[in-house]
RNA sequence: CGACUCUAAGGGCAAACCUAUCGUGAGGUAGGGACGCAAAGCGACAGUGGAAUCUGCAAUGGAUUCUAGGCUGCGCCGCUGAG
Numbered sequence: 001c002g003a004c005u006c007u008a009a010g011g012g013c014a015a016a017c018c019u020a021u022c023g024u025g026a027g028g029u030a031g032g033g034a035c036g037c038a039a040a041g042c043g044a045c046a047g048u049g050g051a052a053u054c055u056g057c058a059a060u061g062g063a064u065u066c067u068a069g070g071c072u073g074c075g076c077c078g079c080u081g082a083g
Stems, first nucleotide, its partner, number of pairs: 004081001012037002017032006035070001041076003045073003048068008
């Protein structure tokens, strides 16, 4: 320095739900609140889920936009320190 993260220490984040607010909506933001999380820190690049609009007689059709990082992969950064 890199992989790894036992036992601890200092700590960190914050699900559902409630309130307010923004949004057509999925959902976001703030406060409360803790189900959990060793990256539950950051990033929509790929996949996947969800929402909306247009189009089409319709389809399990097509197109576009948005959204979820606590869905997966991937990229970047980071605390501790036994083996």
The RNA shown here (c-di-GMP-I riboswitch aptamer) has 83 nucleotides and comes from Ferrimonas senticii DSM 18821. The coordinates come from a structure-prediction model, not an experiment, and the mean pLDDT is 86. Of the family's consensus pairs, 100% are formed in the model. It was read from a public genome assembly, where an Rfam model found it.